[in-house]
Molecule: c-di-GMP-I riboswitch aptamer
Organism: Anaerostipes rhamnosivorans
RNA sequence: AUUAUUCAUCGGUAAAACUAUUGAAAGAUAGUGACACAAAGCCAAAGGGUCUAAGGUCCUCAUAUAGAGGAUUAUGACAGCCGGUUGCCACA
Numbered sequence: 001a002u003u004a005u006u007c008a009u010c011g012g013u014a015a016a017a018c019u020a021u022u023g024a025a026a027g028a029u030a031g032u033g034a035c036a037c038a039a040a041g042c043c044a045a046a047g048g049g050u051c052u053a054a055g056g057u058c059c060u061c062a063u064a065u066a067g068a069g070g071a072u073u074a075u076g077a078c079a080g081c082c083g084g085u086u087g088c089c090a091c092a
Stems, first nucleotide, its partner, number of pairs: 012037002017032006035080001041085003047082002049078003055073007
């Protein structure tokens, strides 16, 4: 220096829930809060998967107008689903 594994300290992150803001929604941000995490750092433009459906398309109802309902669709999201990528300290 590289690779792999394990444990501990100082620390780090922060699930659910609640409150506020934001968004069509999924979700996001902040505060409180800790279920957990050794990459719970970063990447949604490697790829897979999942969630949502404003808008679009199709169908149905309708006074055929306005409108309502259903199906489908990501260009919207999720990295704490898999994955990709980078990396600190201590011991062996």